[in-house]
Context: one part of a larger RNA
RNA sequence: GGCUCGGGGGGGAUGCCUAGGCGUCAUCCGCAAACCAGGCGUUGAAGGCUGCGAAAUGUCCGGGGGAGCUGCCAAACGAGCGAUCAUCCCGGAAUACCUGGAACAACCCAGGGAACUGAAACAUCUCAGUACCUGGAGGAAAAGAAAGCAACCGCGACUCCCUCAGUAGCGGCGAGCGAACGGGGAAAAGCCUAAACCCGAGGGGACACCCUCGGGGGUCGUGGGGCUGGCGACAUGGAAUGCGCGACUGUUAGCCGAAGUUGUCUGGAAAGUCACGCCAGAGCGGGUGAAAGCCCCGUAGGCGAAAAUGGAAGCGCUCCUAGCCAGUACCCGAGUAGGGUCGGGCACGAGAAACCCGGCCUGAAUCGGCGGGGACCCUCCCGCAAGGCUAAGUACGAGAUGACGACCGAUAGCGAACCCAGUAGGGCGACCGAAAGGUGGGAAGAACCCCGACAAGGGGAGGAUACUGAACCUGAAACCCCGUGCCUACAAGCGGUGGAAGGGCGUUAACGCCUGACCGCGUGCCUUUUGCAUAAUGAUCCGGCGAGUUCUGGUGUCCAGCAAGGUUAAUCCCUUCAGGGGAGGAGCCAAAGCGAAAGCGAGUCUGAAUAGGGCGAUGGGUUGGGCGCCAGAGACGCGAAACCAGGUGAUCUACCCAUGGGCAGGUUGAAGCGGCCUUAACCGGCCGUGGAGGACCGAACCCACCAGUGUUGAAAAACUGGGGGAGGACCCGUGGGGAGGAGUGAAAGUCUAAUCAAACCUGGAGAUAGCUCGUUCUCUCCGAAAUGGCUUUAGGGCCAGCCUCGGGCAUUAGCGUACGGGUGUAGAGCGACGGAAUCCGACCGGGGGCCUUCCAGGCUACCCGACGGAACCCAACUCCGAAGACCGUAUGUCCGGACCCCGGGAGUCAGAGCGCGGGGGAUAAGCUCCGUGCUCAAGAGGGAAAGAACCCAGACCGCCGACCAAGGCCCCCAAACAACGCUCAGUGGCAAAGGAAGUGGGAUCGCCGAGACAGCCGGGAUGUUGGCUUAGAAGCAGCCACCAUUUAAAAAGUGCGUAACAGCUUACCGGUCGAGCCAUCCCGCGCCGAAAAUGACGGGGACUCAAGCGUUGUGCCGCAGUCGCGGAUCGCGUGCGAUGGUAGGAGAGCGUUGCCAACCGCGUCGAAGCCGGAUCGCAAGGACCGGUGGAGCGUUGGCAAGUGCGUAUGCCGGAACGAGUAACGAUAAGAGAGGUGGGAAGCCUCUCCGCCGAAAGCAUCAGGUUUCCUGGGGAAGGUCAAUCCGCCCAGGGUUAGUCGGGACCUAAGACGAGGCCGACAGGCGUAGUCGAUGGACAGGGGGUCAAUAUUCCUCCACCCGCGUUGGCGGUCGAACCGCGGAUGACGCCGUGCUAGGUGAGGUCGGGGUGUUAGAUUACCCCGUGCCGCAAGGCCGACAGAUUGCUGGAAGCCUUACCAACACAUGGCCACGAAAAACUCCGUGGGGACAAAAACGCGGCCCGUACCGCAAUCCGACACAGGUAUGCAAGGCGAGAAUCCAAAGGCGUUC
Repeated sequence: GGCUCGGGGGGGAUGCCUAGGCGUCAUCCGCAAACCAGGCGUUGAAGGCUGCGAAAUGUCCGGGGGAGCUGCCAAACGAGCGAUCAUCCCGGAAUACCUGGAACAACCCAGGGAACUGAAACAUCUCAGUACCUGGAGGAAAAGAAAGCAACCGCGACUCCCUCAGUAGCGGCGAGCGAACGGGGAAAAGCCUAAACCCGAGGGGACACCCUCGGGGGUCGUGGGGCUGGCGACAUGGAAUGCGCGACUGUUAGCCGAAGUUGUCUGGAAAGUCACGCCAGAGCGGGUGAAAGCCCCGUAGGCGAAAAUGGAAGCGCUCCUAGCCAGUACCCGAGUAGGGUCGGGCACGAGAAACCCGGCCUGAAUCGGCGGGGACCCUCCCGCAAGGCUAAGUACGAGAUGACGACCGAUAGCGAACCCAGUAGGGCGACCGAAAGGUGGGAAGAACCCCGACAAGGGGAGGAUACUGAACCUGAAACCCCGUGCCUACAAGCGGUGGAAGGGCGUUAACGCCUGACCGCGUGCCUUUUGCAUAAUGAUCCGGCGAGUUCUGGUGUCCAGCAAGGUUAAUCCCUUCAGGGGAGGAGCCAAAGCGAAAGCGAGUCUGAAUAGGGCGAUGGGUUGGGCGCCAGAGACGCGAAACCAGGUGAUCUACCCAUGGGCAGGUUGAAGCGGCCUUAACCGGCCGUGGAGGACCGAACCCACCAGUGUUGAAAAACUGGGGGAGGACCCGUGGGGAGGAGUGAAAGUCUAAUCAAACCUGGAGAUAGCUCGUUCUCUCCGAAAUGGCUUUAGGGCCAGCCUCGGGCAUUAGCGUACGGGUGUAGAGCGACGGAAUCCGACCGGGGGCCUUCCAGGCUACCCGACGGAACCCAACUCCGAAGACCGUAUGUCCGGACCCCGGGAGUCAGAGCGCGGGGGAUAAGCUCCGUGCUCAAGAGGGAAAGAACCCAGACCGCCGACCAAGGCCCCCAAACAACGCUCAGUGGCAAAGGAAGUGGGAUCGCCGAGACAGCCGGGAUGUUGGCUUAGAAGCAGCCACCAUUUAAAAAGUGCGUAACAGCUUACCGGUCGAGCCAUCCCGCGCCGAAAAUGACGGGGACUCAAGCGUUGUGCCGCAGUCGCGGAUCGCGUGCGAUGGUAGGAGAGCGUUGCCAACCGCGUCGAAGCCGGAUCGCAAGGACCGGUGGAGCGUUGGCAAGUGCGUAUGCCGGAACGAGUAACGAUAAGAGAGGUGGGAAGCCUCUCCGCCGAAAGCAUCAGGUUUCCUGGGGAAGGUCAAUCCGCCCAGGGUUAGUCGGGACCUAAGACGAGGCCGACAGGCGUAGUCGAUGGACAGGGGGUCAAUAUUCCUCCACCCGCGUUGGCGGUCGAACCGCGGAUGACGCCGUGCUAGGUGAGGUCGGGGUGUUAGAUUACCCCGUGCCGCAAGGCCGACAGAUUGCUGGAAGCCUUACCAACACAUGGCCACGAAAAACUCCGUGGGGACAAAAACGCGGCCCGUACCGCAAUCCGACACAGGUAUGCAAGGCGAGAAUCCAAAGGCGUUC
């Protein structure tokens, strides 16, 4: 270290529970300013919740109730109340702080009105009048009493439900949209005006009359009304309205309410067990120490209200309400109806398009009239517009009450069960948005003792149980420990599995359990793929959650009911300890079909047809349920990039507006001006002066060019070192403006809050996703496809093919044989066609060329054709032509249900390799495309070392049996021997052209005892140096010729060689030697050819008459094949057969949660859950036993599902590995001593050292919001520790007439009475009101606290107002008020001046008061002593002198230099806020006081602590970043540079 077992930690699953949710139903209610939201207060006591409001956890009145009480977290304490009736509950009243005015869940009406999406694209269309915005209303809203439907029959307002009906229709006639009439129901309710006419009043009048207002009248479609005349009546009916009474009945508190606390047993506890009783109009439910009808609360059934309030019959008052006949012709809703055009709504998309509504343009009629009946016209019928009101039936549920649930049970159920959720937290904002339940019966919450620094933690004790100890029920797994048996240090390993020695152990012992030396075999899972160990995807591990559901319609099948019928829908009724029963026949389907239809009908249509043919008739449906599938819905789950609507953002950033601020120092030296020279005068030159410039150098400041570092950073853009600009188109602050197809942009598609080719938030929304991923228990049967056609189609679909299930049906399929057919491939052929094509011959024909004096003719290294000979080629050639394949018939075999038909359900449309036949390619590819077969895919086993596809062979399970296949038999490794040859190359155990006296076998041609072949010895000559050429050419540069002689033989020369000769050599000849020699071809095996990168082309050891190769023989081994034995399931003919399997089809089961019934089920003598075990079942799984646990749970038969997880870079939580590793955030630095303390590198004190010092110091703005100070603490925070802290607890702290802001002013801009504009929302804007970053405006020194000070104290000032005194001035007009003007009031750059600073010099105490006889007494340097734990505090004191002296710091004075504010001044062009106050001038009003001065009195509200270049702000942090202004000493220096250093502050938390 591994495995096992035992024990523990960690963690919070599981089980059980429920305080909270979810849903359904019913009733109430659906209001109101006496309300709502927020804030702040309020209890004896801090905080939160609840209540309440300065009368404040409450006051008063009435009622209920009846003993304790002062709400909850939340106990104790304190202080109280209560039988004089409290607390508490109900009704009413009072009080009711501050800010603000709306709030509202859905339902309803109206004004506007999308897009994604669907149409497999898209535009009409759809989504959809949806989402959303806006206006308005109510408890409902809207609609509503026919200018309506209908169809020649009729109905009689509206609304809602069922049906009609997915019909009629509409529709790129696509996707899709989709009525009405009629019928059945719910509920029912009808009215008022305008006008005619009459009366009155007012107004007008041309006087005929008209207008306005009020009253009467009147309200309809068999037309009504008015008026005139006549008749008749004073009723009847009604009220939705107003008032009053109001029986009765609810609501808002409550009350009564039967029967065991009987015994026994167990137990901590009885409600359990056993035994005996009782009640029941009550056996719903909850509680009580476990499981209770009879213990408690309740339940059934009854009872109850001073007060408020709901409903309400009825009564009273009040109010409303008519007619008939005849005549007359007065009235009956006008910019209306209608028309044109353009739109919209109607199911209806312009259509033949009626009807309704609107914009614009037009424009009637009055009953002898008008509208409608789906263009239009006629007839007929129905109705009466242009005014209004109207319950109920219907919709919804925020709130109250009650009931219920085959709803959830803490990752579930609301986002939210609790100790407090729209909380913590994130974001500028709109907005987003968690986690987190359980001690126990009872706190009996652990007295007391011990260890410990302890309020940490632990050990005893106590208490039924403490492993229920507060981090608390049960307490799984990952993960981390401890103990234990076995194993492990030469071994190579998807870690298991088959065998197995040894060791240990015991619960069933001839049986088992744990371990496992050694041997065999063996490349995880998922997904996706032709194919994955793949180095292709996904998963760190564990636990929990996590994906084909539901509704409607259709279709098929099964089951059930009824059946020529079946069935109800809405609705209504009844009933019950809630399970149900009935009525309802509207409607639907079927019962008859055919036809385009009229129509006819067991037929009908076509047709001339009595023909033929098509479709029908010869009987089975319908309703419900289960299951399969389809369609519409989000439709299996998760996932976009996007689109649209309405809002939120310019605290970042870009630009603009307004108002303010900043820029050390040095350099250069423009214009102008002056002087001199020059000129007639200019011009010009020189010297000065001057101080210009998008000038130069360079800090602050701004920027971001280079490099390095950093890259899980110090930092989501920085640091270090350099760099650019740095008086300008410069930089910065504060306030403000404009925004999403919009802004802004010196322009990069830049920037618009770490987001930009269209921000962010919420919604439409579960958009869509032909795409990817994932999709959860078991067994059994069958079992594919990767092809054809079409496709804006190619990785998607549809149909067909192939699979499966059900039904039907024939002697149908397959195979063999025989026979009969057609064919045009392989082959072959081309003197058989069409083409292609080589050579030769003869010289037949034509052509070209040449010769020729004409005719005639001749010649030919030319071309073509034909002819003859020879040899050929072809997918798109065939005079020919197989084998096979295909078709048919017969027969045999197969007796399979394999063929075919109908119907339900699929999947498949990426294929791959190999053999054969081909196309493409290069007769390349592990290439590509076809055909055909096999295999893989979806196939395991054996062989080929290993290796989907190759060879063998198709795995139901078991066997330590047998026989074989491929392939093997020396060892690894099961099995072998014999015979004859070949190979020497490790060939075997990579390869070609080509090469070679390798070797074996075979065949053939030559030479050879008259001496071959090879070697050796000798010869190899002469004409001649052949001729030519050449400088030369003599065998041997080259050209021509290549003769002859002597010979045994010898080239006018084979090679070398020379300048040329020479020389060597060969051919050839002789000799020597003595037997075979040379050459060609074929076959077997070998050799060379043969160079690549880690190590290998036998699997290794090794192998040579083999363990290689060839031939032969006989054996053996070898698979999951075959056989044998045993077993499982299925099939049938019962003794035979079948059972590999992906997608997929079919069948049968297991388990989980809930419900119903039964088991008179189990359970404190111990349920569920959890842990362990050697048990049963083919499996999913099920029992049993022990332990833990402490209250629920099962079995059987059914039912219903949120029903089974390993993978979705899944979600949530927990825990590992990495790893005790990186890091601990500027390298300005620390050391020592003392103190405190349980403990000190870091805390306190001291000493020394170091760092900053235009900051790392001091003072402020913004922002933060108590961080400030003091005391205490030591869990967490602090990158370690901590006695310390910006941490925690407690207490304390901010003092203003003058500082800042308001009681003053205005800028940009904002709001905006009236007003203008606009569908709504809203936009603009006058008067005016706001708005500082600006204008105006009166305080300084010192002291003091732990913490404040221009604020408190002290001293000395100042401003404003009022009062008193005072009295200049004032009727020639004061104060005061108004108007007008000026002022207020302004740029940039430069120059001068000076506060102040520094240097130098001078002075050596001064002033006040007090004490004293008189003085040196106050401050600083300094010194040391005492107190305190420390920080710190207290005390003394200059040195030397001595009678007031000397020295000297600060201070003061003088002066030189530098230099801000203010002031003054010069230059320049870009010409540089407004208003108020104050003052002045002018003027009008006003009509008597008033300025100075003195004294007195008064002076409000807010801010004020602390940090503030940073550990308190913005950056998630105690973060190397960012952050506006003022001060800014010394030395060197031009300087605010750099370096050193003062005051002051620090050493940056390891």
Predicted 3D model of a 1550-nucleotide part of an RNA (large-subunit ribosomal RNA, half A) from an activated sludge metagenome. It matches the Rfam family "Bacterial large subunit ribosomal RNA". Its family is annotated with structural constituent of ribosome and ribosome in the Gene Ontology.